[in-house]
c-di-GMP-I riboswitch aptamer from an Elusimicrobiota bacterium, 79 nucleotides, folded computationally. The RNAcentral record of the sequence draws on Ribocentre. The model forms 90% of the base pairs in the Rfam consensus. Its mean pLDDT, the model's own confidence on a scale to 100, is 82.
RNA sequence: UUCCGAUAAUAGCAAAGCCGGCUAAAGCCGGCGGCGCAAAGCUGUGACCCGCGAAGUGCCCGGGCGUCAGGCUGCCGAA
Numbered sequence: 001u002u003c004c005g006a007u008a009a010u011a012g013c014a015a016a017g018c019c020g021g022c023u024a025a026a027g028c029c030g031g032c033g034g035c036g037c038a039a040a041g042c043u044g045u046g047a048c049c050c051g052c053g054a055a056g057u058g059c060c061c062g063g064g065c066g067u068c069a070g071g072c073u074g075c076c077g078a079a
């Protein structure tokens, strides 16, 4: 350094649900909350899913990516 990874340490993120707001919808934002997460950091490239639709080999100047890969970056160190 790479692989790997604890009932270790430090820090972090935040599912469902509830409240408020936005959207045609999917869904998003804020607060509470905390199921979980060593990349549950970033990206949004491919697939996938959701939404729309005149049902399509369509739409990304729709969305998710906490579904799986890819790219970039990164804390700690028992076995």
Stems, first nucleotide, its partner, number of pairs: 004077002012037002017032006035066001041072003045069003048064003051059002